[in-house]
RNA sequence: CGCUAAUGACAGGGGAGCUUUCCGAUCGGGAAGCCGAGAUUUUCCGACGCGCGGGAAAAACCCUUCGAACCUGAAGCGGAUCAUGCCGCCGGAGGGAGUCGGAUAGGCGUGCUG
Repeated sequence: CGCUAAUGACAGGGGAGCUUUCCGAUCGGGAAGCCGAGAUUUUCCGACGCGCGGGAAAAACCCUUCGAACCUGAAGCGGAUCAUGCCGCCGGAGGGAGUCGGAUAGGCGUGCUG
């Protein structure tokens, strides 16, 4: 001189699926089950003999470049299951949200001098 951990602050990113069933027939309300950290609440718009698509806000949770949180490929392939990203593959493939403090530390590295 350079790098740097746990951790903290602030900021930011992200997802919310599957199944059964009851009332009802308004596209509304309730119950139970599966995996998971998380499957919540409120609300708006659109579609539709339906149970679908999209947006906004809030809470909790997870993740933030040492990034498998999450998205794309994907209506993918294989296995299991009542069913589903449930598990594996795809795959360290492509994309993906950071600054400061910690730190005049400790440690490591490098250079110079004696």
Record summary
TPP riboswitch aptamer (THI element) from an Akkermansiaceae bacterium, 114 nucleotides, folded computationally. The prediction has a mean pLDDT of 78. RNAcentral holds the sequence, with entries from Rfam.